The RNA shown here (THF (Tetrahydrofolate) riboswitch aptamer) has 98 nucleotides and comes from a sheep gut metagenome.
RNA sequence: GCAGAGUAGGAUUCUGUGCGUUAAGUGUCCGCGGGACGGAGAGUUGUCCGCGGAACGAAAAGCGUUUCGCUUGCGAUACGGAUUUCGCAUCUCGCUGC
Numbered sequence: 001g002c003a004g005a006g007u008a009g010g011a012u013u014c015u016g017u018g019c020g021u022u023a024a025g026u027g028u029c030c031g032c033g034g035g036a037c038g039g040a041g042a043g044u045u046g047u048c049c050g051c052g053g054a055a056c057g058a059a060a061a062g063c064g065u066u067u068c069g070c071u072u073g074c075g076a077u078a079c080g081g082a083u084u085u086c087g088c089a090u091c092u093c094g095c096u097g098c
Base pairs, nucleotide, nucleotide: 001098002097003096004095009086010085011084013082014081015080016079017078018077019075020074021073028054029053030052031051032050033049034048035047039093040092041091042090060072061071062070063069064068
């Protein structure tokens, strides 16, 4: 000098257990605060989380012993598992091979 490896994490699909279906949650926008980002250092207008605010907005059906329960659905639903896939914004150093 050239080539390469590796993380956290994101996404797809399947699945288990819950929650909601008396509408919370999810998604969108704004504000504030915080976290994480290959082995080391730095680190964004990227990413994730929490709180507050705004607009928008939904799928229920059946059965029973009917102020409740069960079953089948539904929700950009929560968490766990599996699967496939993407993968340090970027800079410097390090690591492996030549």
Its Rfam family is "THF (Tetrahydrofolate) riboswitch aptamer". Rfam links the family to the GO term tetrahydrofolate metabolic process.